Predicted 3D model of a 1508-nucleotide RNA (small-subunit ribosomal RNA) from an uncultured Mycoplasmatales bacterium. Its mean pLDDT, the model's own confidence on a scale to 100, is 82. The sequence is in RNAcentral, with records from ENA and SILVA. Its Rfam family is "Bacterial small subunit ribosomal RNA".

[in-house]
RNA sequence: UUUUAUGAGAGUUUGAUCCUGGCUCAGGAUUAACGCUAGCGGUAUGCAUAAUACAUGCAAGUCGAACGGUAGUAGCAAUACUAUAGUGGCAAACGGGUGAGUAAUAUGUAUUUAAUCUACCCUUUAGAGUGGGAUAACUAGUCGAAAGAUUAGCUAAUACCACAUAGGUAAUUUCUUGGCAUCUUGAAAUUAUUAAAGUUGCGUUCGCAACGCUUUAGGAUGAGAGUGCAUCUUAUCAGAUAGUUGGUGAGGUAAUGGCCCACCAAGUCAAUGACGAGUAGCUAUGCUGAGAGGUAGAAUAGCCACAAUGGAACUGAGAUACGGUCCAUACUCCUACGGGAGGCAGCAGUAGGGAAUUUUUCACAAUGGGCGAAAGCCUGAUGGAGCAAUACCGCGUGGGUGAUGAAGGUCUUCGGAUUGUAAAUCCCUUUUAUUUGGGAAGAAUGGCAUGAUUAGGAAAUGAAUUAUGUUUGACUGUACCAUUUGAAUAAGUAACGGCAAACUUCGUGCCAGCAGCCGCGGUAAUACGAAGGUUACAAGCGUUAUCCGGAUUAACUGGGUGUAAAGGGAUGCGUAGGCGGCUUAAUAAGUCUGGUGUUAAAUACUGCAGCUCAACUGUAGUCUGCAUUGGAAACUAUUAAGCUAGAGUCGGAUAGAGAGUUAUAGAACUCCAUGUGGAGCGGUGGAAUGCGUAGAUAUAUGGAAGAAUACCAGUAGUGAAGACGAUAACUUAGGUCUGUACUGACGCUUAGGCUCGAAAGUGUGGGUAGCAAAUAGGAUUAGAUACCCUAGUAGUCCACACCGUAAACGAUGACAAUUAGAUAUUUGCUUAUGGCAAGUGUUGUAGCUAACGCGAUAAAUUGUCCACCUGAGUAGUACAUUCGCAAGAAUGAAACUCAAACUGGAAUUGACGGGGACCUGCACAAAUGGUGGAGCAUGUUGUUUAAUUCGAAGUCACACGACGAACCUUACCAGGGUUUGACAUACUCAGCAAAGUCUUGGAAACAAGAUGGAGGCUAACUGAGAUACAGGUGAUGCAUGGUUGUCGUCAGCUCGUGUCGUGAGAUGUUGGGUUAAGUCCCGCAACGAGCGCAACCCCUUUCGUAUGUUAAUUUUCAUACGAUACUGCCUAUGUAAAUAGGAGGAAGGUGGGGAUGACGUCAGAUCAUCAUGUCCCUUAUACCCUGGGCCACAAACGUGCUACAAUGGUCGAUACAAAGUGUUGCUAAGUCGUAAGAUGGAGCUAAUCACAUAAAGUCGAUCUCAGUCCGGAUCGAGGGUUGCAAUUCAUCCUCGUGAAGCUGGAAUCAUUAGUAAUCGCGAAUCAGACAUGUCGCGGUGAAUACGUUCCCAGGUCUUGUACACACCGCCCGUCGCACUAUGAGAGCUGUAAAUACUUAAAACCGUUUAGCUAACGCAAGAGGCAAACGUCUAGGGUAGGUACGGUGAUUGGAGUUAAGUCGUAACAAGGUACCCAUACGAGAACGUGUGGGUGGAUAACCUCCUUU
Repeated sequence: UUUUAUGAGAGUUUGAUCCUGGCUCAGGAUUAACGCUAGCGGUAUGCAUAAUACAUGCAAGUCGAACGGUAGUAGCAAUACUAUAGUGGCAAACGGGUGAGUAAUAUGUAUUUAAUCUACCCUUUAGAGUGGGAUAACUAGUCGAAAGAUUAGCUAAUACCACAUAGGUAAUUUCUUGGCAUCUUGAAAUUAUUAAAGUUGCGUUCGCAACGCUUUAGGAUGAGAGUGCAUCUUAUCAGAUAGUUGGUGAGGUAAUGGCCCACCAAGUCAAUGACGAGUAGCUAUGCUGAGAGGUAGAAUAGCCACAAUGGAACUGAGAUACGGUCCAUACUCCUACGGGAGGCAGCAGUAGGGAAUUUUUCACAAUGGGCGAAAGCCUGAUGGAGCAAUACCGCGUGGGUGAUGAAGGUCUUCGGAUUGUAAAUCCCUUUUAUUUGGGAAGAAUGGCAUGAUUAGGAAAUGAAUUAUGUUUGACUGUACCAUUUGAAUAAGUAACGGCAAACUUCGUGCCAGCAGCCGCGGUAAUACGAAGGUUACAAGCGUUAUCCGGAUUAACUGGGUGUAAAGGGAUGCGUAGGCGGCUUAAUAAGUCUGGUGUUAAAUACUGCAGCUCAACUGUAGUCUGCAUUGGAAACUAUUAAGCUAGAGUCGGAUAGAGAGUUAUAGAACUCCAUGUGGAGCGGUGGAAUGCGUAGAUAUAUGGAAGAAUACCAGUAGUGAAGACGAUAACUUAGGUCUGUACUGACGCUUAGGCUCGAAAGUGUGGGUAGCAAAUAGGAUUAGAUACCCUAGUAGUCCACACCGUAAACGAUGACAAUUAGAUAUUUGCUUAUGGCAAGUGUUGUAGCUAACGCGAUAAAUUGUCCACCUGAGUAGUACAUUCGCAAGAAUGAAACUCAAACUGGAAUUGACGGGGACCUGCACAAAUGGUGGAGCAUGUUGUUUAAUUCGAAGUCACACGACGAACCUUACCAGGGUUUGACAUACUCAGCAAAGUCUUGGAAACAAGAUGGAGGCUAACUGAGAUACAGGUGAUGCAUGGUUGUCGUCAGCUCGUGUCGUGAGAUGUUGGGUUAAGUCCCGCAACGAGCGCAACCCCUUUCGUAUGUUAAUUUUCAUACGAUACUGCCUAUGUAAAUAGGAGGAAGGUGGGGAUGACGUCAGAUCAUCAUGUCCCUUAUACCCUGGGCCACAAACGUGCUACAAUGGUCGAUACAAAGUGUUGCUAAGUCGUAAGAUGGAGCUAAUCACAUAAAGUCGAUCUCAGUCCGGAUCGAGGGUUGCAAUUCAUCCUCGUGAAGCUGGAAUCAUUAGUAAUCGCGAAUCAGACAUGUCGCGGUGAAUACGUUCCCAGGUCUUGUACACACCGCCCGUCGCACUAUGAGAGCUGUAAAUACUUAAAACCGUUUAGCUAACGCAAGAGGCAAACGUCUAGGGUAGGUACGGUGAUUGGAGUUAAGUCGUAACAAGGUACCCAUACGAGAACGUGUGGGUGGAUAACCUCCUUU
């Protein structure tokens, strides 16, 4: 450069929505581990923890062709061969292991070495001459347990030493080359110093060859040193450093250098993070990711470091040496107690630790390494095998056919479905496993034997090349091939509520359990456990752990900061830093581009190739960096020269509560004095404390003192912000406008720094009128440490000095540029109906925003710089540091808890408010009559009981279910009985009757008998038997159907389409009127529609027609069908809807009443009307019977009746209804009885007969205000009726008795017209009746409503909300119990790194020499050994500190925890608006003071905007 490849989301805050924001999941990966399971092969990998301790074996030797011996074998012997302890050489510094240390003495990359070394190897130069003395082994002793030590003597070398020669090296001098410089190249001269070794083979002329040795120069390889850049976290580590920084000169090293030493100077490093602390081997690379990145550093490879811990050197080319030495320390072992030995972080293996990591294997056949001339020896390097599903890859567990859709399992609506072509069956195949047989590649070398060729040589060995033959395999009889038999030998794991593919049954019953997040489980669990089925992956599957991803959730790519976390109090001054106007030229640091070097190999990618494929492996290419070198010059930068548009200076104007100091003024409050005056004042919701006859308050005059400056005054002004308000003077800072002038980018921002900074508070000294924390008293209250009241001290004021924080807010950093308008206002200028500039406001376009909103004063579009944010709580807390007199401020965490946020933001729909507006209702008010007091009736609670059956519980239970409990009913209790049952269906057998009647026993049920009788059969029926089953007023109304109550006969509740909004949603349905009404009209981004309203239905009121009954008539009555009323007409108002009035009319504005009850609410009521799922009982929770109970009675409540009397009681007379009911019935007349009733039996299946006299009323009489001639409870006596039965427990009658009660406390109910009140009548249920109840019927027949302030309920609109189970909401803090982590803490204790002093092993170096000593030397001596001393020092000891941990009586707060205590602080105006800072006070939330904010409701006013 080209080509190719390349980015997924989901769940969870809410009633719902959009955002912000965290948590969680789906993917990939791993040296993994655990659970269940398991057929095979290939290739890899395998102590991550205790660098803990190690038994045993092995892991480094080799050379006899360096040397002398010794032993063995062969030989008669010379000798040869073999083995080797020792001397000697080389190796042992490689290979192998580990990652403790190390944050730079490391690593990576680039570069320098003119500042260096390099054994073996290659090339090259010149050589290898002359001599010498020892020593180990060995022999003989001594000591010792051992390890070992030591004495004497013998001996060799490629061991050691001396001399000669060469070249080299070093120094000095001269010339010279190169270099930025220190310096360096070459030549010459002088001086100094320094070499050697032989062995084997061959042939012999004393050589040749191979190997080895010495020297010179070069190479290669390896190594040392320096420099730039890169390389984790922490500033709650900010100052570090004395060899420290540099110089000079010695020393040291292979070599530079404070590397070391002496002296001199006082430097050096650091906000671009020094110093310190923590963590860590680094890299190539691995994993992940679209990438940028993030994370890791297993295996493999490079580098580094380490070898029990610490220190030290020796040898050597190379070590400060894993399997060497010395010393110290710890540990282990041996011991004769005297003394010794040891180092698996080599390979195996052991113990220990741990969730966890293999065999004490084979071989040097291959590759590689060491030694050797070579054969060869050694090699736990390596090659292999073994163990482990630890990972990756591959193969298999069969294929086809097969419907009666077998059996079995599971489910079931009982029909069937599903498991499922799955199986069986039939036909095939044989990978794999099994049997048998064959059978590679990895082997090339090298050696030996026999030849050949080439070069050289006198020749021969020898060298190089080559041919043939022979020999070498751990793995291994392995891979592979063939063959035998036969589907034969081979499937699991997890999941199945959503995310996320896959569902049912049973068991369990907030238990057991599950859970990655949300969350499941309290009797119908697709979520727990099991089964069947299904889904996914598959020799594996799942879980756990860790990393990346998703997460744009740290944002370079690629985020934000008005209200969600986040703009610093001001950004005023200003440093470093970052950024910076126009023009020209130069340079080339950035930038762009080409070349070169490097970027190890492996890995990755692409192509090709080898194992049957793949994993794996081979091969070629590519590989964003760094360095260097050419080129370009637009932009940035640098340098130079200019410009005026930014910025500033100057002149002239101008506005202002800008600042400071001093002086002055008037009003008011308080106090003092005096006069007048005479009883209260003051204060509150109402009071009281308080003041006052010692004269207050009030009023007048005079005086004193302090603080603050009315009106002007204004979303007006000034200032950086805090803030600033009487007047005058002085001093002083900044702004704006304008102008021909001047400077010439001088600018913007600004970490750190400096300064200013409300209120409260602090210190010292003043001052103190008013106000007023604290405090005191009075009230309020359950309490009231408050709100209210009376007092009142700090403080508020001044001066000086501190403090440095606020909701320090526009919750909006500064500067610059660009982008529609309209309108108001302040200031200046002006050419003036207007315009320009600088401010201050409102509205609004584009655009932006999650929305609200912002909108030239941006939250729009851009640029520069600074500050800040990253879930909630813990917490602005702890510790630490700095500041402060203190209060406290600044900086500022973690453990732990939660899945959200204990106020996350905005907006939506509701609900709610001790928020607002409007409207309605017997809601209040007005009026009438009641209840609550008495007695009784009735229902309920409670109590009692064997049982007092059950249900109903504010309104919406309580004369309710029940429209009627003596038995029955009846469900309850006691007792007596029955068990396929009292009742239903089905089967078998028997009987012919079954019933009925009678007798006995019994309380009855029932049991035992008798009697009776059909023409026959079947059915029916009865009896017996066996099972299925019957039965249940047993549980669950929170599993249900149905029915029903309530809000409420309130006027509402919704939909379609359209439109608006990201969306929930809105609009319509709101607004102005009107109505009983979402009734109607008008307007309107809505237009229409539905369920409700109204009307249609029934009764009633007036009329008509027809028919009918009745003994009969009609205007009556009954039935049926019709008519009538619609704001239709008139007047007024109004746009209209409609309203007000009027006429006519029987009736007038829905005429009156009824039925009719929208969407829904209350898990409202009912499983006991009925039906029904599930559960429960089945010789009982079923069924039958007798008796009892539901009727009890200290007490409480509800609903009623009767009263308390004269509007009345009693007695007599007398009038007028409606609506019903009646054959198991209503029952007349008549007769009897005081009466209940009896007798009687006519009539009536009803407009015919009966119940049946209506009563209040009316007309008379009497009673005369009393517990009565009121009232009738209670009780006694006697009767009637119903009924098997009247005792518990019926009703009625007669006589007698004659209780409470004289109009009812707090409180409370009903009613608006034929209504209330009052009077009687009827019916249902029913044998009777406890009915005073309920449902109907008519008679008589009122009062009052000004009105909507208040109570209650409801509707509409609006507002606030932290509520949504929806105010019976939410929610705060103390205290108490339990648990958890954490701070402080007298101390105790550990670790680490230092400091000071002291002591000091080994070793190097230095010094010394009384000791010992073969080589050289004539000698002195040199050299060596040894010893002592010195420097230094590992380690030990002592001391005071530092840092970081552990633990700690006690103690502080924090967090968590269904139902503890006290209050109720916040959310609505939360009942005292809340909040911020500060101070004081208080059980607690909190209260109060001062200043500030609106993130306060409501009402009014001002200003502004829109329209007229």